Predicted 3D model of a 73-nucleotide RNA (transfer RNA) from a Bacilli bacterium. The source organism's lineage runs through Bacteria, Bacillati, Bacillota and Bacilli. Its Rfam family is "tRNA". Gene Ontology term of the family: triplet codon-amino acid adaptor activity. It is annotated as a transfer RNA. Model confidence (mean pLDDT): 82 of 100.
C1' cells in the first nucleotide's frame, strides 16, 4: 500500500424495491409477593461512524474519510 466485510438504543441485532427508526435483554415506573426472584401492564432511551453529493425524500444510492474484522502483497 491494495481488495472485500461490517459501523442503528447501554448490549446483541432487524428495518425487502429510497417513503412511519424497530425487536430481544438490560434500565425506570406500577402491580403481584412477608421479601427478592420470576411472570404481567406501562414507559424512557437514537445527530443512523462523520462529512459532502444525488433526490420532493437517504439508515439504504454515490463520493471522501475514521474504526474493527478478513484476504492479498
Nucleotide at each position: 500500500g491494495g481488495g472485500g466485510u461490517u459501523g442503528u438504543a447501554g448490549c446483541u441485532c432487524a428495518a425487502c424495491u429510497g417513503g412511519g427508526a424497530g425487536a430481544g435483554c438490560a434500565c425506570c415506573u406500577g402491580c403481584c409477593u412477608u421479601g427478592c426472584a420470576a411472570g404481567c401492564a406501562g414507559g424512557a432511551g437514537g445527530u443512523u461512524g462523520a462529512g459532502g453529493g444525488u433526490u420532493c425524500g437517504g439508515g439504504u444510492c454515490c463520493c471522501u474519510c475514521c474504526a474493527a474484522u478478513u484476504c492479498c502483497a